This is a predicted structure of a 1490-nucleotide RNA (small-subunit ribosomal RNA) from an uncultured organism.
[in-house]
RNA sequence: UGGCUCAGAACGAACGCUGGCGGCGGGGUUUAGGCAUGCAAGUCGAGGGGGAAAGCCUCUUCGGAGGUGAGUAUACCGGCGAAAGGGUGAGUAACAGCUAGUCAACGUACCCUCGGGACCGGGAUAAUCCUGGAAACGGGUUGUAAUACCGGAUGAGACCACGUCGUCCACGGGCGAUGGGGUCAAAGUCGUGGGACCCUUCGGGGCCACGAGCCCGGGGAGCGGACUAGCCCCGAUUAGCUUGAUGGUGGGGUAACGGCCCACCAUGGCGAUGAUCGGUAGCCGGCCUGAGAGGGUGUUCGGCCACACUGGGACUGAGACACUGCCCAGACUCCUACGGGAGGCUGCAGUCGCGAAUCAUUCACAAUGGACGCAAGUCUGAUGAUGCCACGCCGCGUGUAGGAUGAAGGCCCUAGGGUUGUAAACUACUGUCAAGCGAGGGGAACCUUCACGAUACAAGAUGUCGUGGACUGACUGCUCGCUAAAGGAAGGUCCGGCUAAACACGUGCCAGCAGCCGCGGUAAUACGUGUGGACCAAGCGUUGUUCGGAAUUACUGGGCUUAAAGGGUGCGUAGGCGGCCUGGCAAGUCAGUGGUGAAAGUCCGCCGCCCAACGGUGGAAUUGCCAUUGAUACUGCCUGGCUCGAGUGUGCUAGGGGGAUGCGGAACGAGUGGUGUAGCGGUGAAAUGCGUAGAUAUCACUCGGAAGGCCGGAGGCGAAGGCGGCAUCCUGGGGCACAACUGACGCUGAGGCACGAAAGCGUGGGGAGCAAACAGGAUUAGAUACCCUGGUAGUCCACGCCGUAAACGAUGAGCACUAGAUGGCUGAUACUUGUGAUUGGCUGUCGUAGGGAAACCGAUAAGUGCUCCGCCUGGGGAGUAUGGUCGCAAGGCUGAAACUCAAAGGAAUUGACGGGGGCUCACACAAGCGGUGGAGGAUGUGGUUUAAUUCGAAGCAACGCGAAGAACCUUACCAGGCCUUGACAUGCAGGGAUAACCGUGGUGAAAGCCGCGGGAUUGCCUUUACGGGUGUAACCUGCACAGGUGCUGCAUGGCUGUCGUCAGCUCGUGCCGUGAGGUGUUAGGUUAAGUCCUUUAACGAGCGAAACCCCUAUCGUCAGUUGCCAUCGGUUCGGCCGGGGACUCUGGCGAGACUGCCGCGUUGAAGCAGGAGGAAGGUGGGGACGACGUCAAGUCAUCAUGGCCCUUAUGGUCUGGGCUACACACGUCCUACAAUGGGCGGUACAGAGGGUUGCCAAGCCGCGAGGCGGAGCCAAUCCCUUAAAGCCGUCCCCAGUUCGGAUAGCAGGCUGCAAUUCGCCUGCUUGAAGCCGGAAUCGCUAGUAAUCGCGGGUCAGCUAUACCGCGGUGAUCUGUUCCUGAGCCUUGUACACACCGCCCGUCAAGCCACCCGAAUUGGUCGCACCCGAAGUCAUAGUUCCAACCUCGUGAGGGACGUGCCGAAGGUGAGGCUGGUAAGGGGGACUAAGU
Repeated sequence: UGGCUCAGAACGAACGCUGGCGGCGGGGUUUAGGCAUGCAAGUCGAGGGGGAAAGCCUCUUCGGAGGUGAGUAUACCGGCGAAAGGGUGAGUAACAGCUAGUCAACGUACCCUCGGGACCGGGAUAAUCCUGGAAACGGGUUGUAAUACCGGAUGAGACCACGUCGUCCACGGGCGAUGGGGUCAAAGUCGUGGGACCCUUCGGGGCCACGAGCCCGGGGAGCGGACUAGCCCCGAUUAGCUUGAUGGUGGGGUAACGGCCCACCAUGGCGAUGAUCGGUAGCCGGCCUGAGAGGGUGUUCGGCCACACUGGGACUGAGACACUGCCCAGACUCCUACGGGAGGCUGCAGUCGCGAAUCAUUCACAAUGGACGCAAGUCUGAUGAUGCCACGCCGCGUGUAGGAUGAAGGCCCUAGGGUUGUAAACUACUGUCAAGCGAGGGGAACCUUCACGAUACAAGAUGUCGUGGACUGACUGCUCGCUAAAGGAAGGUCCGGCUAAACACGUGCCAGCAGCCGCGGUAAUACGUGUGGACCAAGCGUUGUUCGGAAUUACUGGGCUUAAAGGGUGCGUAGGCGGCCUGGCAAGUCAGUGGUGAAAGUCCGCCGCCCAACGGUGGAAUUGCCAUUGAUACUGCCUGGCUCGAGUGUGCUAGGGGGAUGCGGAACGAGUGGUGUAGCGGUGAAAUGCGUAGAUAUCACUCGGAAGGCCGGAGGCGAAGGCGGCAUCCUGGGGCACAACUGACGCUGAGGCACGAAAGCGUGGGGAGCAAACAGGAUUAGAUACCCUGGUAGUCCACGCCGUAAACGAUGAGCACUAGAUGGCUGAUACUUGUGAUUGGCUGUCGUAGGGAAACCGAUAAGUGCUCCGCCUGGGGAGUAUGGUCGCAAGGCUGAAACUCAAAGGAAUUGACGGGGGCUCACACAAGCGGUGGAGGAUGUGGUUUAAUUCGAAGCAACGCGAAGAACCUUACCAGGCCUUGACAUGCAGGGAUAACCGUGGUGAAAGCCGCGGGAUUGCCUUUACGGGUGUAACCUGCACAGGUGCUGCAUGGCUGUCGUCAGCUCGUGCCGUGAGGUGUUAGGUUAAGUCCUUUAACGAGCGAAACCCCUAUCGUCAGUUGCCAUCGGUUCGGCCGGGGACUCUGGCGAGACUGCCGCGUUGAAGCAGGAGGAAGGUGGGGACGACGUCAAGUCAUCAUGGCCCUUAUGGUCUGGGCUACACACGUCCUACAAUGGGCGGUACAGAGGGUUGCCAAGCCGCGAGGCGGAGCCAAUCCCUUAAAGCCGUCCCCAGUUCGGAUAGCAGGCUGCAAUUCGCCUGCUUGAAGCCGGAAUCGCUAGUAAUCGCGGGUCAGCUAUACCGCGGUGAUCUGUUCCUGAGCCUUGUACACACCGCCCGUCAAGCCACCCGAAUUGGUCGCACCCGAAGUCAUAGUUCCAACCUCGUGAGGGACGUGCCGAAGGUGAGGCUGGUAAGGGGGACUAAGU
């Protein structure tokens, strides 16, 4: 940088565990799937004609009749309603919705109001009755009413056309007045009351009044219809769409404008500001989230729309193309007497199905509202209520106070204690909620009715108003009282980090957890359980979804050098943006005002339910749209001007800018000829190849093609790609000077067009060299490569394609601004002519401010601004698939998803690493000496074997290692025999008088087991004594416990190895850096050294190095026995004795060495090389001493120790065996192979050690090992103790030997309880392999290697050739190219478990999604055609008909038929999109395959 993830809020939720109460809300999100049953739209008898029944009463011939019920019920005609209310969201991306407008283009039943009316007539029809049919539903005769229907009259008025006038206007027309003309009504019905009059069938009617209604008009309110603009999801892998299509004229149609429909005419209309097509979706007020801007959403409530089984259609009506109306078609279901019929819960309940999932077949019209009615009233699954559900929000409770011995129990524990925890018990108190009983209160007031009053009316009736009374509750929150008792009422999740809260046990990469990171492989705060704790709480968690955090789509508010991202480059269309001045307009912009922005919701104030949720009321807000008035700075538009942007002109100027033609030289290859001879060529080395048919080499001539040496330069030109010999022609661009001309003519640029390296393609040429492919030779494990010999396309030319590159400055274009310094190329200017100054253009480097994550950029920006374009949004899948398009092809452009990962990236840092670089060290190599690897043997290890061969150590840094001593023991292993408080420690309880010790029996291999005898001191009290009591060591019994070389060195301490005696590792302060970190510690010298010096943003310091310590080399001094003996004396000739301190030596103390001195070069340094002196010279030699750290290095078997495990055994003990096995393999050694040797004889010289359970002398015995012996010595005294190589002499004479000594036999010796497994030594005999060792490999630089012997530890003895020491003799090399390792600096890095790293591809296995796919099967969309229902419209003919008339087959109407249109259906060719699919393809993923 960037993605993933979490903490928040929300939900019509679901699931898990749990569940006390109440209030207010919510409750089929899925199948607009199918539905049993009941209910959801009726009402009016005050419109009309008819007109019951039950019941009761009377009569009866018992069949019935009459009265009453009752003119009641109300089927029918008629009116109003049924178009509302209620449901759902399928369709719909616009005929919808929202906001603002328009109708000068419209309608309106019921309601209100105003004006004017209702006159005279007429003809039918349902019901009833008869009848068919299972039903649905019909048929028919007679006959009848109306507020049903029809004709005429009248016309205030309306409408129509015409004439005149006025007025307004948006110029289309509107409004008004007026003249005559035409057209158009009605129910005077119903109710109530009524004085006179009239009629009467005597019921009543006319008439009058009131009320309700009717007709024609005007107005209003409310409701509706139409139109316009703006807004309104995704896809361009949908780019073109459209024929009634766009407009006109004239008609039709409608309430009304309109291609809404039709005829004719014209040819338009829409679209990159996204038409058309496809996908998805009801829209809004709002709701959720958010700081906001936004994002998501549209459940409940409210507005609008759409739909009502699916599709089509009209009828009626004010209103419908009608949810519970009609017709047709279709699917489905049901009934049926088989002939036919019926139905539509997306109304309320309910049911099935679906699904993770969503309720009662409840009550009531009491309230609110609706329909009808004068009204009573009826109807109302609207509504009001209740029920179910923790589904949500809100409220309440499950008690309160006291109570420490900090109870018991649980858990933990360092065993002390801590915690649960005032928690409980216990004491005192309270009474919410729930339970039971009872009382009160609320929604109720209307309507109506009764009484009274007022008012209108002539009165009455009636209407209106008022007062009082009466009537009406589905449901029940709420309030209060009483009863009793803490009694009935707490869970869920979590506790590794994020993130509040930890311990124990169990488990052991298992079981499991997990939102991300990640936990679990024997000490899990992460799994499970327990205890404790944290957070919420009648809930708590989980899942899903949305917003947030995410500035992670960035309008607010991001980016593109290297992280994802600048188009390869230019020209240019649309578009966007645009210099200075003036005037005008007022579209944008700004301000005021008005309208609208429904209510609800959100917010604020107040109020009401105890509070809250909830509700009431008022306000604010509603950021928007429209209208209007004004302002004019800016933008815009119009006008006029300007010159600085841009361009033109004139004069100069540099250039590999481009194109065409011609010319030339070098080199190369070829040809011909000459000279010439055996090779040439090529490589790391070779070979293939060429050459005696004469190559290579060389000379001459000729031919050919390609490329352009030197100049030549981070120098020039071009937009980029790119451009290089010379000349000519044609031609583009740039720069400078002048300031004459034009007058903003400009910048950018989606599409578009052009150019565009190399390779590649097409056609035709050309072809010297080079050279994919290919062939051969090499290299190699292989070598389809690198190297070599050849060699074809190609490279070259012409024309045409391709259109891509790390097409890069990984940096789009333009303009302006912002310190400098120093180069290069190319113009110009004047002068004081210069290595000068000034001013332009281009091109480099460094650098300030600033920017940047940093690296870096820095006037040629990656700085600061403006304008325009392109592009990015985690990695992989993938630049893939598919579609489209371009291309001859290759392929290009455009360009996904599923799935999968918790990262992928950038820059820088520290390390580590490099078959990177530089500098420098080390027995690292080289030089050399001697070995190992071959032989025999010893020893350790692996392996194998075994009852066991105990265990550990594993590259260097395990393997003569632990082990400085395995026959028993050791010993841990194996077999067998035994013991069980134990071989060992401590404590407790009980018993306890004999125990240690000595002797001894049985059994046994021993251990052990079972016994016997002897046996000292025996405490205190009491007792003469016997004895008793009490206590106790041992012992016995029992309990705690012991014990374990059992496991874990990957739980540890301690100790040790290794890098490495390598020179390093760090700190404080300061400084630099956002930071990791750097600096110091780098650099220049120097050193063995981060040793020292100089320099220096560092200055100092620490751990290491060095020094201090020990040994050794020289000297001095002190001391002088057991050591020494120069001098003197003695002598048994031995420092033996006297003596001596001189010397050696011993061992204390000192001295000495420091680059101090000389000289040399260097930085007046550090220091280096040389010299002098010195015993020693540049740390003299050796040792001890080992920084920060590394290797989970080694050790639980030295010891210690956490945890785990065993407890008559994994403890203890004993005997025997094993650790010693033996086909093999390896390491480390010994001895050899011989003459620098071997044998024999003689002879000389050490050092350092050890010695009483010891070393052991002399002497004697034995060939010898050894034995006997016993002197001396606790040791400078005695002993081990003869050192050996060497030297002198002699033999051997190159051989499996007089080398070599294995192996084996016999005979002995020694230690030990015991040498069979399994010891060492001696003598004699035997005499193996082996003649110097393949690849490879080890050690060593001076008293070292090599070689020679001596000693010691362990130890009874010894398998010691090992290990640790000691001295004797005593060499070679002097360089840093390479191998190995190391140090410092630097560089690259995709490594950080750090190259034994990381990591790629195929193959094999499993699994997942995807692509292609012969074909097959669906969906959907339009197109063409066929058929054509219902039905509207039109209509010739036929036929039918009450009202009207001129009486006619008139007008008008109906039916049938026909025509246009027309749903479903059919046929056909297609588009789009799914399912399935043999097979094919790649991709993702998966502890231990290749």